[in-house]
This record gives sequence, C1' cells and structure tokens, in this order.
RNA sequence: CAUACGGGAGAGUCUGUUUAAUCAGCACCGAAGGAGCAACGCCCAGGAAACUCUCAGGUAAAAGGACCGUAUG
Repeated sequence: CAUACGGGAGAGUCUGUUUAAUCAGCACCGAAGGAGCAACGCCCAGGAAACUCUCAGGUAAAAGGACCGUAUG
C1' cells in the first nucleotide's frame, strides 16, 4: 500500500410545500474529499496537522466515515 473482518464521533426527525421522497429557507456539524497557514526559506516561490474555513459533504435510522485493531499478500 491492497484485500477481508471488527470498532468508529459531531450536528435539525427544524420551517414551508408534499402521502412521502424531492425542492426551497433558516440554523448547525467537522472525521471522506477540497482550501488556508506556523516554523523554515534567497522572506519570492514553496510549505504540516486531528488547527482554521465550510466549497463539496453531512445533521432520526440506514448508508457513508478520517482513524484504530486483526489477518493475508
């Protein structure tokens, strides 16, 4: 790193419409992905994260899920 199995958080069962889903609005979340920067640097370019942002995504369950463990290669 790949595959399989197990674990795995946060935030709306809000409002309008609708049988429901969808759609629209408002509020909110940080753990797919994406973006930003500290040190460093020729102070230019570049440049880390679980920090910051919230574009994307998400806010009952399910699914997804960073990451962790085990096994095999």